[in-house]
């Protein structure tokens, strides 16, 4: 130097052939059950989808360039 993949919730991840509120487990936090933990079960909160710009009526989703991070060639 070049090719390729990943970045979405505190952690693991899904949604990636544009569409109308961005989920799921886990975790947290209050609640009910207990003497009391735990298991349960019910609720709650948390997100500028890595950044920047561009294309659309409309971007987490497509483009362009940035930036970690890994793998692979050199």
């Nucleotide at each position: 130097g070049g090719g390729c993949g990943a970045u979405u919730a505190g952690c693991u991840c899904a949604g990636c052939c544009g569409g109308u509120u961005a989920g799921a487990g886990c975790g947290a936090c209050g609640g009910a059950u207990u003497u009391a933990c735990a298991u349960u079960c019910c609720g709650u909160a948390g997100g500028u989808c890595c950044c920047u710009g561009g294309u659309u009526c409309g971007a987490a989703u497509c483009c362009a360039g940035g930036a970690u991070c890994g793998c692979c060639c050199a």